RNA sequence: GGUCCCGUCGUCUAGCGGCCAAGGACAUCUGGUUUUCAGCCAGAGAAUCUGGGGUUCGAAUCCCCACGGGAUCA
Numbered sequence: 001g002g003u004c005c006c007g008u009c010g011u012c013u014a015g016c017g018g019c020c021a022a023g024g025a026c027a028u029c030u031g032g033u034u035u036u037c038a039g040c041c042a043g044a045g046a047a048u049c050u051g052g053g054g055u056u057c058g059a060a061u062c063c064c065c066a067c068g069g070g071a072u073c074a
Base pairs, nucleotide, nucleotide: 001073002072003071004070005069006068007067010026011025012024013023018057028044029043030042031041032040033039050066051065052064053063054062
């Protein structure tokens, strides 16, 4: 340098154009239970989805460019 893949709450991840502008698990916080801790139960906060542009009535989801990460071929 060529080709291909990926980029969503603190972490891992669901999502495959409208059915909630974002669900779940772990972690965190609050309360309950317990002599205490752990565990268990209930609840809360936390992502406008890497950035910009485009297509569309409508985009995390399609297209383009850039940035970052990875695979592979030199």